[in-house]
This is a predicted structure of a 354-nucleotide part of an RNA (small-subunit ribosomal RNA, central domain) from a Nanobdellota archaeon. Lineage of the source: Archaea > Nanobdellati > Nanobdellota.
Context: one part of a larger RNA
RNA sequence: UUGGGCCUAAAGGGGCCGUAGCCGGGCCGGUGUGGCUCCCGUGAAAUCCUCGGGCUCAACCCGAGGGCGUGCGGGAGCUACUAUCGGCCUAGGGGCCGGGAGAGGCGGGAGGUACUCCCGGGGGAGCGGUGAAAUGCUGUAAUCCCGGGAGGACCAUCCGAGGCGAAGGCGUCCCGCCAGAACGGACCCGACGGUGAGGGCCGAAGGCCGGGGGCUCAAAUGGGAUUAGAGACCCCAGUAGUCCCGGCUGUCAACGCUGCGGGCUACCUGCCGGGUGGGCCUAGAGCCCAUCCGGUGGGGAAGGGAAGCCGUUAAGCCCGCCGCCUGGGGAGUACGGCCGCAAGGCUGAAACUU
Numbered sequence: 001u002u003g004g005g006c007c008u009a010a011a012g013g014g015g016c017c018g019u020a021g022c023c024g025g026g027c028c029g030g031u032g033u034g035g036c037u038c039c040c041g042u043g044a045a046a047u048c049c050u051c052g053g054g055c056u057c058a059a060c061c062c063g064a065g066g067g068c069g070u071g072c073g074g075g076a077g078c079u080a081c082u083a084u085c086g087g088c089c090u091a092g093g094g095g096c097c098g099g100g101a102g103a104g105g106c107g108g109g110a111g112g113u114a115c116u117c118c119c120g121g122g123g124g125a126g127c128g129g130u131g132a133a134a135u136g137c138u139g140u141a142a143u144c145c146c147g148g149g150a151g152g153a154c155c156a157u158c159c160g161a162g163g164c165g166a167a168g169g170c171g172u173c174c175c176g177c178c179a180g181a182a183c184g185g186a187c188c189c190g191a192c193g194g195u196g197a198g199g200g201c202c203g204a205a206g207g208c209c210g211g212g213g214g215c216u217c218a219a220a221u222g223g224g225a226u227u228a229g230a231g232a233c234c235c236c237a238g239u240a241g242u243c244c245c246g247g248c249u250g251u252c253a254a255c256g257c258u259g260c261g262g263g264c265u266a267c268c269u270g271c272c273g274g275g276u277g278g279g280c281c282u283a284g285a286g287c288c289c290a291u292c293c294g295g296u297g298g299g300g301a302a303g304g305g306a307a308g309c310c311g312u313u314a315a316g317c318c319c320g321c322c323g324c325c326u327g328g329g330g331a332g333u334a335c336g337g338c339c340g341c342a343a344g345g346c347u348g349a350a351a352c353u354u
Stems, first nucleotide, its partner, number of pairs: 003326004007308002012322001014202004021195003025089007034081001035078008048066007092192001093189003096185003104178007111155002115151008126137002163170002206249007217241001221237004259321006267299014303310002327354003336347004
């Protein structure tokens, strides 16, 4: 609960695709569904308003007229808007072509430093660690130096307030396959569009199942310290896990704490991609300037806002559609349902209390 809201007070769904529904560009014509005008019928009485009357007045009652009942049914008419049918259009949307940008995705191959372990050689008593230590490692030769080998993980510098992706996210190099966006052309289609309840798919980390792998790091765990204690912070070890394949889970400060699409509303400045024009040139896929389009940052007019701040990437002015909020605790709990192997997830109260 006919209201007002959702960056930070309660509130934007983690993301995308899409069903129903809702909403929808320009021109012409038909119909006349909605809509509008007129007429007829109906819309009980009482109640309400005006006038008149009756109780001594009034309340109250009676009569007349009006109004209300915003509606329904029938008939006639109008056609701007809505709808529908027919025709046409290109500004929305899509397709095609062109040269470029990118850690976009998937698969395969190649490489690099470090690390750990092993082998050989050198070497000789400490190493490691800390605030200080100790546990620990080391004479069966460690730490350290040189050479060789194996393994798994990762990808420094380049790296940028940089780029790409719907979000999660993506970073060595090469090849293959797949996808999206921007710019330019204006050749084709001709409203094919927007949103999206349900639904489907994607979805970090962690966790789970089966199989493989296991260098490093490291929940748990053991030990050493610290301390009143130390279930911690520090130190020495260390198992799940961290990695790969297949399957599941479906969550988060999944954040821009800001849903998606469209139109409109000053500027200035940096960076990225593309187009056009110009200048320089060592002539390079080079450097610079102006301008247009797209993206991504910073500052700000108007305006907005409780303020912080936002401000053409809006939180301004409008339209369409979805999601959500309605004091705190109880509680994202209980119960039920659905999903999951489980962990748990989704939906989601009340008593009571304040």

Overview:
It matches the Rfam family "Archaeal small subunit ribosomal RNA". Its Rfam clan is "SSU clan". For this family Rfam cites "Crystal structure of the ribosome at 5.5 A resolution" (Yusupov et al., Science, 2001). The coordinates come from a structure-prediction model, not an experiment, and the mean pLDDT is 90.